[in-house]
């Protein structure tokens, strides 16, 4: 250099025939329980869906460019 894959919450990920308000588990925090801690139970918060454009009434999802990571290859 060429080809392919991935990028969504602090972490691991789901969600892609375009449309429900963008979700789950774990974790943080708050509360309950306990003499206390852990376990367990309940609840809140937390996201410019890698960046920027385009298509569309409507984009995490489709198209283009770029950035980063991984693999294969010359």
């Nucleotide at each position: 250099g060429g080809c392919g894959g991935c990028g969504u919450a602090g972490c691991u990920c789901a969600g892609u025939u375009g449309g429900c308000c963008a979700g789950a588990g774990c974790g943080u925090c708050c509360g309950g329980u306990u003499c206390a801690u852990a376990c367990c139970c309940g609840g809140c918060a937390g996201g410019u869906c890698g960046u920027a454009g385009g298509u569309u009434c409507g984009a995490a999802u489709c198209c283009c460019a770029c950035c980063g990571c991984c693999g294969c290859u010359a």